[in-house]
RNA sequence: AACGUAGGUAGAGGCGCGGAAUACAUGAUUACCCGUCAGCAAACAGGCUAACGCUGAACGGUCAAAGGGUCUUCCGCCGAAGUGCAGCUUAGCCGCCUUGCUUUGCUGUGCUGGGCCGUCGGGAAAUACCCGCCGGACUGUCAUUUAAAAGUGGAGCGCUAUCUUAAUU
Numbered sequence: 001a002a003c004g005u006a007g008g009u010a011g012a013g014g015c016g017c018g019g020a021a022u023a024c025a026u027g028a029u030u031a032c033c034c035g036u037c038a039g040c041a042a043a044c045a046g047g048c049u050a051a052c053g054c055u056g057a058a059c060g061g062u063c064a065a066a067g068g069g070u071c072u073u074c075c076g077c078c079g080a081a082g083u084g085c086a087g088c089u090u091a092g093c094c095g096c097c098u099u100g101c102u103u104u105g106c107u108g109u110g111c112u113g114g115g116c117c118g119u120c121g122g123g124a125a126a127u128a129c130c131c132g133c134c135g136g137a138c139u140g141u142c143a144u145u146u147a148a149a150a151g152u153g154g155a156g157c158g159c160u161a162u163c164u165u166a167a168u169u
Stems, first nucleotide, its partner, number of pairs: 001169002006164006014078001016077006023070002033061004037056004045098004081112008091102003113139002116136003120132004141154005
C1' cells in the first nucleotide's frame, strides 16, 4: 500500500417512529341515579343464589366518565418502533364462581427498510381509528445490467462518512 475481519463515533430515509400535555369532537336522546309503568329473570357460555331484590330495547327528569381518535405544542428518537406465539402478570366486563373476551407490564422467541392505498379477517360504540394476511403503486438504500433512460434483485444483522484494527499479500 492492497484486500476487508472485528469494533468505536457521527449521520441519512419522511405523510418517519414513540411518549406527554392542552383543546376539541365522538362516546351520549347513552351509562349510573330519581320517578312512573311492565316483568320475574342474571355478560349472547356453564353453575349457584335472589322479592325491602333484580331486570327492561317502555315513558319522563337529571346527566357523566374511561378506552379509542384529531389538531397544536413540547420531549425522546432513526429497530425508531410495531406485531405473532409461549410463560408469568395488571386492570375491566355478570350479584357471585368458573370460563371467555378485552387489557397492562416483564421475559423468551419469530417477523417487519419506510409510510400510503385497496380487498379480506380481527379489535372497537363506530362508516373513526388500530392490528394482521395478501395485492398495488411510491420512496430511501445497496448490489447488478446499461452509454443513458430504465430494468432486475436484496434486507435495517442493512446503508453513508470517519477512526482504530485481525488475518493474508